[in-house]
This is a predicted structure of a 76-nucleotide RNA (transfer RNA) from Desulfobacteraceae bacterium 4572_35.2.
The prediction has a mean pLDDT of 81.
It matches the Rfam family "tRNA". The family's RNA type in Rfam is transfer RNA.
Lineage of the source: Bacteria > Pseudomonadati > Desulfobacteria > Desulfobacterales > Desulfobacteraceae.
It was read from a public genome assembly.

RNA sequence: GCCGUUAUAGCUCAGUUGGUAGAGCACUUCACUCGUAAUGAAGGGGUCAACGGUUCGACUCCGUUUAACGGCUCCA
Numbered sequence: 001g002c003c004g005u006u007a008u009a010g011c012u013c014a015g016u017u018g019g020u021a022g023a024g025c026a027c028u029u030c031a032c033u034c035g036u037a038a039u040g041a042a043g044g045g046g047u048c049a050a051c052g053g054u055u056c057g058a059c060u061c062c063g064u065u066u067a068a069c070g071g072c073u074c075c076a
Base pairs, nucleotide, nucleotide: 001072002071003070004069005068006067007066010025011024012023013022019056027043028042029041030040031039049065050064051063052062053061
């Protein structure tokens, strides 16, 4: 340098005909308990990597860029 995959909550990850963004764990509050753990209930937490394009409408489709990983190639 070229090609491919990945990027979504604090962490690990879902999200197919494009139409209100989700789960588990973690966190907060409450209940329960002499107290803690466990358990149950409720709640908070998101620029869907960035920019642009297509569309009535984009996490989803297209282009470019950034980052991580993998493969190939060149030079030394």